RNA sequence: AGAGUUUGAUCCUGGCUCAGGAUGAACGCUGGCGGCGUGCUUAACACAUGCAAGUCGAACGAAGCACUUGAGAUUGAUUCUUCGGAAGAUUUCUCUUGUGACUUAGUGGCGGACGGGUGAGUAACGCGUGGGUAACCUGCCUCACACAGGGGGAUAACAGUUGGAAACGACCGCUAAUACCGCAUAACCCGCUAGGGCCGCAUGGCCCGGACGGAAAAGAUUUAUCGGUGUGAGAUGGACCCGCGUUGGAUUAGCUAGUUGGCAGGGUAACGGCCUACCAAGGCGACGAUCCAUAGCCGGCCUGAGAGGGUGAACGGCCACAUUGGGACUGAGACACGGCCCAAACUCCUACGGGAGGCAGCAGUGGGGAAUAUUGCACAAUGGGGGAAACCCUGAUGCAGCGACGCCGCGUGAGUGAAGAAGUAUUUCGGUAUGUAAAGCUCUAUCAGCAGGGAAGAAAAUGACGGUACCUGACUAAGAAGCCCCGGCUAACUACGUGCCAGCAGCCGCGGUAAUACGUAGGGGGCAAGCGUUAUCCGGAUUUACUGGGUGUAAAGGGAGCGUAGACGGUUAAGCAAGUCAGAAGUGAAAGGCUGGGGCUCAACCCCGGGACUGCUUUUGAAACUGUUUAACUAGAGUGCUGGAGAGGUAAGCGGAAUUCCUAGUGUAGCGGUGAAAUGCGUAGAUAUUAGGAAGAACACCAGUGGCGAAGGCGAUUUGCUGGACACUAACUGACGCUGAGGCGCGAAAGCGUGGGGAGCAAACAGGAUUAGAUACCCUGGUAGUCCACGCCGUAAACGAUGGAUACUAGGUGUGGGGGGUCUGACCCCCUCCGUGCCGCAGUUAACACAAUAAGUAUCCCACCUGGGGAGUACGAUCGCAAGGUUGAAACUCAAAGGAAUUGACGGGGGCCCGCACAAGCGGUGGAGUAUGUGGUUUAAUUCGAAGCAACGCGAAGAACCUUACCAGGUCUUGACAUCCCGAUGACCGGUGUAGAGAUACACCUUCUCUUCGGAGCAUCGGUGACAGGUGGUGCAUGGUUGUCGUCAGCUCGUGUCGUGAGAUGUUGGGUUAAGUCCCGCAACGAGCGCAACCCUUGUUGCUAGUUGCUACGCAAGAGCACUCUAGCGAUACUGCCGUUGACAAAACGGAGGAAGGUGGGGACGACGUCAAAUCAUCAUGCCCCUUAUGACCUGGGCCACACACGUACUACAAUGGCGGUUAACAGAGGGAAGCAAUACCGCGAGGUGGAGCAAAUCCCUAAAAGCCGUCCCAGUUCGGAUUGCAGGCUGCAACCCGCCUGCAUGAAGUCGGAAUCGCUAGUAAUCGCGGAUCAGCAUGCCGCGGUGAAUACGUUCCCGGGCCUUGUACACACCGCCCGUCACACCAUGAGAGUCGGGAACACCCGAAGUCCGUAGCCUAACCGCAAGGGGGGCGCGGCCGAAGGUGGGUUCGAUAAUUGGGGUGAAGUCGUAACAAGGUA
Repeated sequence: AGAGUUUGAUCCUGGCUCAGGAUGAACGCUGGCGGCGUGCUUAACACAUGCAAGUCGAACGAAGCACUUGAGAUUGAUUCUUCGGAAGAUUUCUCUUGUGACUUAGUGGCGGACGGGUGAGUAACGCGUGGGUAACCUGCCUCACACAGGGGGAUAACAGUUGGAAACGACCGCUAAUACCGCAUAACCCGCUAGGGCCGCAUGGCCCGGACGGAAAAGAUUUAUCGGUGUGAGAUGGACCCGCGUUGGAUUAGCUAGUUGGCAGGGUAACGGCCUACCAAGGCGACGAUCCAUAGCCGGCCUGAGAGGGUGAACGGCCACAUUGGGACUGAGACACGGCCCAAACUCCUACGGGAGGCAGCAGUGGGGAAUAUUGCACAAUGGGGGAAACCCUGAUGCAGCGACGCCGCGUGAGUGAAGAAGUAUUUCGGUAUGUAAAGCUCUAUCAGCAGGGAAGAAAAUGACGGUACCUGACUAAGAAGCCCCGGCUAACUACGUGCCAGCAGCCGCGGUAAUACGUAGGGGGCAAGCGUUAUCCGGAUUUACUGGGUGUAAAGGGAGCGUAGACGGUUAAGCAAGUCAGAAGUGAAAGGCUGGGGCUCAACCCCGGGACUGCUUUUGAAACUGUUUAACUAGAGUGCUGGAGAGGUAAGCGGAAUUCCUAGUGUAGCGGUGAAAUGCGUAGAUAUUAGGAAGAACACCAGUGGCGAAGGCGAUUUGCUGGACACUAACUGACGCUGAGGCGCGAAAGCGUGGGGAGCAAACAGGAUUAGAUACCCUGGUAGUCCACGCCGUAAACGAUGGAUACUAGGUGUGGGGGGUCUGACCCCCUCCGUGCCGCAGUUAACACAAUAAGUAUCCCACCUGGGGAGUACGAUCGCAAGGUUGAAACUCAAAGGAAUUGACGGGGGCCCGCACAAGCGGUGGAGUAUGUGGUUUAAUUCGAAGCAACGCGAAGAACCUUACCAGGUCUUGACAUCCCGAUGACCGGUGUAGAGAUACACCUUCUCUUCGGAGCAUCGGUGACAGGUGGUGCAUGGUUGUCGUCAGCUCGUGUCGUGAGAUGUUGGGUUAAGUCCCGCAACGAGCGCAACCCUUGUUGCUAGUUGCUACGCAAGAGCACUCUAGCGAUACUGCCGUUGACAAAACGGAGGAAGGUGGGGACGACGUCAAAUCAUCAUGCCCCUUAUGACCUGGGCCACACACGUACUACAAUGGCGGUUAACAGAGGGAAGCAAUACCGCGAGGUGGAGCAAAUCCCUAAAAGCCGUCCCAGUUCGGAUUGCAGGCUGCAACCCGCCUGCAUGAAGUCGGAAUCGCUAGUAAUCGCGGAUCAGCAUGCCGCGGUGAAUACGUUCCCGGGCCUUGUACACACCGCCCGUCACACCAUGAGAGUCGGGAACACCCGAAGUCCGUAGCCUAACCGCAAGGGGGGCGCGGCCGAAGGUGGGUUCGAUAAUUGGGGUGAAGUCGUAACAAGGUA
């Protein structure tokens, strides 16, 4: 950095798709290790269980425990004993004193407002950024100053009674405090208030100062300390306010009553409609209010060259929330996640009376989901709370576990090793690949495993991690590789299987029998503990274009003007400093990113420094530009004076021609209309013609890419009113300008409303034609309408498909209007301004084209575009009387749709030219019979192929068997045919016989060669396996061959030039030719394949040679070679000569000469290519298929069938003829040995007998026929010969199916052929016979040969085919193309829809919990006052305002669904027509 995809190809426009990076991911296959990170994106769904916020006994009383002092009671080992008892260790209990580093329910203090979670709500001062508070608060902490005097009354715990299942209470009786409450004291601390000073942007603030009033405290202790109170300051944390920024929708345009402001009061830490009363009527909004939808915001993260775009997991800052909603209390701080009250839903307990709960803390469970972890360890570290401290608590945190979820690192071995092993794959069978790969040999040990040692993290102690990191040792190549891809994009190819199936696919697209695209295998490529897929984002995409796009034809200029807001704006000078520029300061948190270092072995990761954070704010300066203010100017703009041009507008008059109608006259049978007709009009007098009249509409000529107008548009003529432009002048104003979202008026035709008018024309409609149909085109009629007035509509291919304004940038040539100059001057010429055209340079453009009237170069403003279809549709809104207009989507669907140009092809486009193409002629086909081929049908089989021309008397130059490929039956299986191997035999061949339909089987006869004697060769038979064989398939896998366009004149190349390119040029043009034949011209110059010529034949002639030919010798022989002829070599014809025409050319025309004249006639010869043309059945051949059969042999049958249809021929229909005779004359070219066969004889004849001659200029086939003479006399005949009967002949193993011929007999159709159609231009058509190939036999076919021998061609309008040029094209499989719409069927999404269901946000009313606040006539009441009564104060209760949930109601909005219905899209070969593309057949 680009690539694929629209086309036959090209350039462009334009969409779609791909290659890259990323992720909190998921899924598939696979999985060795470690480090660092990370892990419910869905149900802010519901939660079992455990833990997550406590701590202080140095605040307090109390209880318990332990020890202890003392007293009493009790026990009783043992000792002593006077035996009465005494002492008494020990045990238990009660009371008491004290101690405790013991425990803790309660009172009290501090903390539960932090930490942790989540993102529901929120479009907001919520967040970000920068400011403000002179409008504020701040526990713990720090500093400073000062102080702590003296009292009082309660209450929990506890004890008793009592209620309840429980939760939890109730009553009574004690008690303490750092709990609570008075009093004293007091610093301007607070309130009020004289006076004075200073400061601020305003309200206002600060300082000094005199009175008055008010408010404090607590102690504990181990005596080190720790607390308490007041004030001030700081720090920290918060609160409020403001500027700027912060998603989409206008199919949301108006919103708002505490709303906006004021005054007074209340409330708050504090300002404030924050709240209340009163007063005023304001406030917000196109710079987007309100409403709806969506959303936590940011640092950052991903991407990108950047600008941007996307995103907001983890980490960090802020906010909000804690089941849902409301509320306050406490407190420094909350309207409080693990506090309280109420309401609601849900769950649980219950004794049914009542209660309890809130994982969006850490684990964990269920559920949802494609999907996200352990009910772990520890407070060792870092932090937090409490405490004087020890310490306690801490699911914060530190660690561990699980997951390849991500990033990073490492390994799965290294060296050597060619017999290039085996295996596998492939193969042209030779080989090639896997592949130094393996094995083998020699090494090493990273990771993992085993053993030993063993940290830092911890300042004295204390280590969850953890016997972890790390180090060392021994040990074995062992334990450790997969995934995707291989048609192009995109690196990487073969085989087999499959056969539009199965499948693949990101796009283009693969698959219908040779798939590098499906599946498998081998091989290869890529990445690698991962690899692919899916999803999403950015990129590529300059495809929303600020950087950085466009609008004539691709999507896109508003129909056009005036003009509001806005945007932009001439010259000079001065001021200001908002924008702008520069300097400085503050801020821009940390982390992240960049960069320089450092630490983990490296890296990821972590740490330190720097810079950056492009921003905002403050301040100082500059003054060019923009802005603004002031003063001026005249070049922009406007006004004035003068002048001419004009279908500019509007109103009122008026004119002639024409059409139609009416009246009258003349006049008679038609008129009219068309491609042709008909409907229609007309004998009741039309059309035509003459005269008069009426009415309406439009204005010929002039008239012109002429004029005017903003556009739409405007056309006889006159007048009135009126707009604009232009020229000249330079008097006036002094930037007054340009553009213009909304807005306002204008706006063709058609249409609508009301009232007129109505001649012609003419939707609808009617009739007539046309047609398969014809709801059309054509014709005859004809109503709305067209016209006028007034009012709507508001659209057009409203087009120059080109918005407006200004300036600049070569020329040339017309035309309209004006002015000036030269000139006496109407002219002419020159200059100039405004308009309107054409050509054209630069430049632009994809090209076409535009080109001073720009689509060029620039500036300003507006409008519009962003793939095609769906669709200018639906819904909504708005305008309209309606028709409808304006605005204007989505679902779904396609990979294109499109522009310009190129080459072809095509056209019921044009021009030129040619051809038996038409025309002019001659003869046929199509009708009949027969032959033959084909289709169809039939059949056991009727073998196969050929299919418009270019299949059909074609392959087939010849099917009775054979051929033969088909069918039936009978047989063979290494085979009918080839090669190799083994064995046997000596033959094989040939002959005979038997069985059989034959193939075949059996028997008999006959019977090898060479030799160094070892054997070899050959042949046959038998066997084995390789193989043979196939007219089986595919001509759409092929070679070769052939047809056809077409013997048409074309088809190309090299170099050069032009074009961005496909391509063009050459090859086009003017002539000419049969011809791209030749000449001339020309950005072309040359060349090749074709044409022509060279070849064969024929026509004339010379020379040479002559036998079998010929004969000037009467015949024969002989002779000869002049002639005929034969066959070799030559000659001849070239527009060469003359004339005319032509361009001084090519050439054409005429003429001469000549056998022949313009290629003399004929043949062979077939360019590049087209038709997937024909042929696998001539042959060859790839692949597939069959292998006791799809091969081979045999017999018989079939290819010959027969209702029918078509093609090609033959014979006819007759007198240009038939028949008979003349057994008259005259050819050419061929053939002949398994052959042609003469003379002769036999037979009516086919033919037979017989055999001369001849391997041929010698002999034979061989007779040529049409001709001539006679007869027949127009008829189904003396025409015609089919069919049939009988009798024969020939060939052949054999003529039944199924041959040919002969004789006699029979004697069909047919009397010249409908529509249509074929051949032929001269020795041709027509007609006549002859020969040959094939072949035993079989021709009306085919291929040849000669005889006789015409007619016509004006000409190129038309039909067909072709060539060249040009034009149009939506065709390129190329008109047998493309393609449109209805209908029918299937599927999909969507609109409407009687309705139904659900959600959201408001509103109105009702009810009104908790609770603050207010009030209070009831009740209760420790501290203070009072001697007391009582008071003050407080509480309960009650009432009131507000108030959540709930209820009711009517609207609104969003969604789901619905009988039915509307159009739309898609779909394989459906139906009907043929609308469009060519003049598409009516542009």
A computed fold for a 1483-nucleotide RNA from a metagenome, annotated as small-subunit ribosomal RNA. Its Rfam family is "Bacterial small subunit ribosomal RNA". Its family is annotated with structural constituent of ribosome and ribosome in the Gene Ontology. The sequence is in RNAcentral, with records from SILVA. The coordinates come from a structure-prediction model, not an experiment, and the mean pLDDT is 83.